[in-house]
RNA sequence: CCACGAAGGGGCAAACCCGUCGCGAGACGGGGACGCAAAGCCAGGGGCCUCGGGAGAGGCGGCCCGGCUGCCGAAA
Numbered sequence: 001c002c003a004c005g006a007a008g009g010g011g012c013a014a015a016c017c018c019g020u021c022g023c024g025a026g027a028c029g030g031g032g033a034c035g036c037a038a039a040g041c042c043a044g045g046g047g048c049c050u051c052g053g054g055a056g057a058g059g060c061g062g063c064c065c066g067g068c069u070g071c072c073g074a075a076a
Base pairs, nucleotide, nucleotide: 004073005072011036012035016031017030018029019028020027021026034062040068041067042066044065045064046063047060048059049058050057051056
């Protein structure tokens, strides 16, 4: 350094509830923990969802793949 994920120190935060924004999917803040070794960042590919008669415009990365970065350090 790659890889890996014992331990330790920590981190994030589903569903649901309250408030705000949005036509909506959903987002933000507070509470709350189902879980997560990248559940950190990027909407690049696939997929799903919303608006629309359509063209198209949005949303979801905690659905999968991919890219970038990162704490600690046992065993293999």